[in-house]
RNA sequence: CCGAUGUAGCUCAGUGGUAGAGCAACUGUUUCGUAAACAGUUGGCCGUUGGUUCGAAUCCAAUCAUCGGC
Numbered sequence: 001c002c003g004a005u006g007u008a009g010c011u012c013a014g015u016g017g018u019a020g021a022g023c024a025a026c027u028g029u030u031u032c033g034u035a036a037a038c039a040g041u042u043g044g045c046c047g048u049u050g051g052u053u054c055g056a057a058u059c060c061a062a063u064c065a066u067c068g069g070c
Base pairs, nucleotide, nucleotide: 001069002068003067004066005065006064009023010022011021012020017054025041026040027039028038029037047063048062049061050060051059
């Protein structure tokens, strides 16, 4: 200097219109009990700052962190 990635505790979806899944955690049912199974609940100002737009996780710019290339 160039490129990729950054979203729930973890792994990842989500290509402009109320942010989701699996696992984990918690509660309940079931069991003598534990696990498993089933049902439900909690958890996010989408790395940061600004811009565009009626409206931004999404588009643009800068910046930070990690990884890769030269």